[in-house]
RNA sequence: AGCAAUCUUCAGGGUAGGGUGUAAUUCCCGACCGGCGGUAAAGCCCGCGACUCGCUGACUUCUAUGAAAGCGACUGAUCUGGUGAAAAUCCAGAGCCGACGGUACAGUCCGGAUGGGAGAAGAUGCGA
Numbered sequence: 001a002g003c004a005a006u007c008u009u010c011a012g013g014g015u016a017g018g019g020u021g022u023a024a025u026u027c028c029c030g031a032c033c034g035g036c037g038g039u040a041a042a043g044c045c046c047g048c049g050a051c052u053c054g055c056u057g058a059c060u061u062c063u064a065u066g067a068a069a070g071c072g073a074c075u076g077a078u079c080u081g082g083u084g085a086a087a088a089u090c091c092a093g094a095g096c097c098g099a100c101g102g103u104a105c106a107g108u109c110c111g112g113a114u115g116g117g118a119g120a121a122g123a124u125g126c127g128a
Base pairs, nucleotide, nucleotide: 002126003125005124006123007122008121009120010119017029018028019027031108032107033098034097035048036047037046038045043096044095052073053072054071055070078094079093080092081091082090100111101110102109
């Protein structure tokens, strides 16, 4: 180098300024934001996570309820030109997308969430 296990920490950003209205950060003008892995550097390619739903399932005398883990389903959006060996990722230009509940209709406010997690970093051990 590598191997396996354990542990620790980290791990999501954003409506300035106006209009209408009894009331809107929700409508309108405009503004701003972009998790993780892969790859020529990605919100819009491939895959993953979370949310939501279903199955299963601990506890319980039975029923009901139904935790964690697991499995499945669901899960938005991009083109053109240029450079180059290679870019739907870089540069130029023009577009598009964004769960659920609350509330004057929300990617940005409040809430589940001081949650969860794709993953990332480090420590210990064995060992060439």
Source information: The RNA shown here (FMN riboswitch aptamer (RFN element)) has 128 nucleotides and comes from Brevibacillus centrosporus. It matches the Rfam family "FMN riboswitch aptamer (RFN element)". Gene Ontology term of the family: FMN binding. Taxonomically the source falls in Brevibacillus (Bacteria, Bacillota, Bacilli, Paenibacillaceae). Of the family's consensus pairs, 100% are formed in the model.